The part of an RNA shown here (small-subunit ribosomal RNA, central domain) has 350 nucleotides and comes from an uncultured prokaryote. The full RNA is in RNAcentral, with records from ENA. The coordinates come from a structure-prediction model, not an experiment, and the mean pLDDT is 87.
[in-house]
Context: one part of a larger RNA
Parts: sequence; C1' cells; structure tokens
RNA sequence: UUGGGCGUAAAGGGCGCGUAGGCGGUUUCGUAUGUCCGCUGUGAAAGCACACGGCUCAACCGUGGAGAGUCGGUGGAAACUGCGAAACUUGAGGCUGGGAGGGGCUGGUGGAAUUCCCUGUGUAGCGGUGAAAUGCGUAGAUAUGGGGGAGAACACUCGUGGCGAAGGCGGCCAGCUGGACCAGUUCUGACGCUGAGGCGCGACAGCGUGGGGAGCAAACAGGAUUAGAUACCCUGGUAGUCCACGCCGUAAACGAUGGGCACUAGGUAUGGGAGGUUCUGAAUCCGUCGGUGCCGGCGCAAAAGUGUUAAGUAGGCCGCCUGGGGAGUACGGUCGCAAGGCUAAAACUC
Repeated sequence: UUGGGCGUAAAGGGCGCGUAGGCGGUUUCGUAUGUCCGCUGUGAAAGCACACGGCUCAACCGUGGAGAGUCGGUGGAAACUGCGAAACUUGAGGCUGGGAGGGGCUGGUGGAAUUCCCUGUGUAGCGGUGAAAUGCGUAGAUAUGGGGGAGAACACUCGUGGCGAAGGCGGCCAGCUGGACCAGUUCUGACGCUGAGGCGCGACAGCGUGGGGAGCAAACAGGAUUAGAUACCCUGGUAGUCCACGCCGUAAACGAUGGGCACUAGGUAUGGGAGGUUCUGAAUCCGUCGGUGCCGGCGCAAAAGUGUUAAGUAGGCCGCCUGGGGAGUACGGUCGCAAGGCUAAAACUC
C1' cells in the first nucleotide's frame, strides 16, 4: 500500500460552529469536461508471452505475428457526470399561531439546617468509638428559651421524568436570551450533507490577582488500632470548596457506539403537542407527530447481546486502528505563569 476493521478484542475526535475539499433532489434545452464508439498517427530494436525453426537436447539463437498506452490527431454519440440557461417543490429554510421545559446570563428574595456572638434557665458532664483516648466543660459546657450575624446548599415535590451540542442544569420572583416541538401550508426555490486545517465551548482538580470563608476537608497535628500503621476509625485543621476577572484544556469527557439521509415485524409504558369521539370540569379511548424507556422478530454478531433511539440493509463525508512491552515516553516543534497539554518515534526485548 492493498485488504480488513473501530459498543466489550487495537481503533469514534470531549462537544459544537464552520473554511477548503469530497458528495449532492425533480424536469427541459444547450454544450461536450469526464465517459463511449469509428478512423488515423505513434508506442525503435532487444526482452516477456505465443507459434515455427537452428545448434544431437537445453541454455542460447533465428523468423513471424501478437500484445502493450488515463497517448496525440480527427469524425461521431449524448444516457450518465461536469458546465451554461430556464423551471419545479418533495430536501433545506422563512412566515403566522400555539403549548412544554432544573437550557443560558444578570439582579433580587425565602425558609429549614449548621456554626459563631449576646442573653435567660440550669448543673456536671458532653463528645466520640468495636472499645477507648486525644478534645470540649465549674472561667458554667452539653441540653433548652430568646435575640443578632455569617456563608454555603436548596429537604419533600423528584420520576429508566424534563432541558441542553457536549461538559452539564434543581428553592422562589423578575429582566434579557438560545434551541427543540406541534398546527397552518402563506413565502424562498436546492439555498443541502459532511467537514482536513481554523475558531469557540468544555466536569473535577490545579494556577494568577482581589474578595469571601458557615459546613466540609487534601496537607498537617494529636488520639487510637497494629508486629509496624507515614492507612482504614476518632478529635482538630490549612489550602481548596464559594464570588469576580483571567488562565489551564484534561476525564471510565461512556451509550466505552462520529454526524446526516433513506429503508426494514410487532408489543407495552412514559412525559409534550395537536386532531377526533364520548362526555363533562375530571378524565377515558382512538389515530398522528417528535422525544424518552423496557421487551422482542427478521437480520447482524465470536458470543453475550443488539434489534425503527440498530450493533440490520445501502450509499455520501470526517476521525481513528494495524502484536505485547519500551511509551502516550525521549528528542524536536508548539501552547501554558506553572503544573503540564498537543503532536510523536527508535534502539532493545518477548
């Protein structure tokens, strides 16, 4: 490289937007780039393959035709492809009217709990464990009543429930704002799909500057346990966790399953919209659209499984894999304040 693959064996980029590129709906006319056909020129000889022949055979040699090109020229074809023109509405988008939602950002606000401070009652314990001890407490703790402050998180509702591209999102109210869905079928008329680079977003931890700090809690200290105990358990406790701004750019960033389109048995549940029916203030049933689950058939699969939310059947695009270790390392480059990230070998060895 060909070929084969990527849920679990090596392999889907963490996610999106989008440049180049690749690919692209229906109809007509034109053109003739690709494509196809004819003629013609050329593709030296030798060689290879074939036939016949010459050295006793063979190697070797001779003769002959054949073969050989994304080739040049020329004439033609017009289905497909490309290009040009015109048109279409199913793809895509817009418009109008709706309802749903922890989607995002900002500001405000509420109660429970915790802790601290003040104060009342009250007295000897509290706390903690397997059992203890460290610790707290007669300078009055724990418990209990009242008052005040602070920060963080939002019990129940909560649901294989919802929303978001992913990360993720949960008290309540307001403002600003993104997307999806349903109905109407009014408009545009292929405006599409994918997407190397690129740009943006991106949990936790970590970093910089400034704030904040109730609870929790790496590090650390002490008490236990133990042969030891740099742990598990206990008492404390600092970074951090929170906010603003700026970095970092990773993850079992997982459905370990890239995104888009079409097609291929059913059953059942669920939340949303909309239509119909009975009927009435509350729902039931039926059909449909889009979503979320479970079960299951054909098929697929090494199997377990998957199965219209495919891992089935096809075609278009991107990413990635190629025995284990060495190694996601070294070197170089590049990004970063750093930590480190991205890119990424070889010797050697089994």